RNA sequence: GACCCAUCCCCGGGGAGCCAGUGCUGGCUGAGAGGGGCAGGUCACGCUGCCCGACCCGUCGAACCUGAACCGGCUGAUACCGGCGGAGGGAGUGGGUCGCAGCGAAGCG
Repeated sequence: GACCCAUCCCCGGGGAGCCAGUGCUGGCUGAGAGGGGCAGGUCACGCUGCCCGACCCGUCGAACCUGAACCGGCUGAUACCGGCGGAGGGAGUGGGUCGCAGCGAAGCG
């Protein structure tokens, strides 16, 4: 540097942060930074809950949660990099198709 790690359906799991001004905009990272509806609350928003949607992930599991208001570096801050750490948890050994390989003549995996 190149190629492979497939795809469809059903089901399930998950998060939505940081910064500036200051009430609503703008900026950053990211796949995604709460898009829509309903209900509660409010003078009205913000806010909270539920449902749906987008996105990511499902044991070959670093999606995501816990430790953690963690430790070091970096940054305006989050993010990011390293550590903690392949630590503890975490949702399908679902179905169809395709591909490859094996057994072996019938389809099975």
This is a predicted structure of a 109-nucleotide RNA (TPP riboswitch aptamer (THI element)) from an Alphaproteobacteria bacterium. Lineage of the source: Bacteria > Pseudomonadati > Pseudomonadota > Alphaproteobacteria.